[in-house]
A computed fold for a 93-nucleotide RNA from Solimonas sp. SE-A11, annotated as Glycine riboswitch aptamer. It was read from a public genome assembly, where an Rfam model found it. Its mean pLDDT, the model's own confidence on a scale to 100, is 76.

RNA sequence: UCAUCCCGUCCGCGAGAGACCACCGCAUGCCGGUGGCGCCGAAGGCGCAAAUCCGCCCGGAAUCGCUCAGGCACCCAGGAGCGGACGGUUUUC
Numbered sequence: 001u002c003a004u005c006c007c008g009u010c011c012g013c014g015a016g017a018g019a020c021c022a023c024c025g026c027a028u029g030c031c032g033g034u035g036g037c038g039c040c041g042a043a044g045g046c047g048c049a050a051a052u053c054c055g056c057c058c059g060g061a062a063u064c065g066c067u068c069a070g071g072c073a074c075c076c077a078g079g080a081g082c083g084g085a086c087g088g089u090u091u092u093c
Base pairs, nucleotide, nucleotide: 006088007087008086009085010084011083012082013081018037020036021035022034023033024032025031026029038072039071040070044068045066046065047064052061053060054059
């Protein structure tokens, strides 16, 4: 000094799904709590049974599946992932 992989910090964008029912409480309302039924997938967790990918098997992975956890008007919060800046790591000259 240069591109790439990965990691970290910060910033921006960032979805889905009941204003459901019952009971309790007081602060009496788009209120809070507990339970029930229904539903969602994009924290985390679990699984490769189906499909997909790693050329096939095996094995593995996810943006796939499950829905334990979490969530289900707006806002707030959270949020996978994407983009940017900076730093680290690796590498070229």
Description:
Its Rfam family is "Glycine riboswitch aptamer". Its family is annotated with glycine biosynthetic process in the Gene Ontology.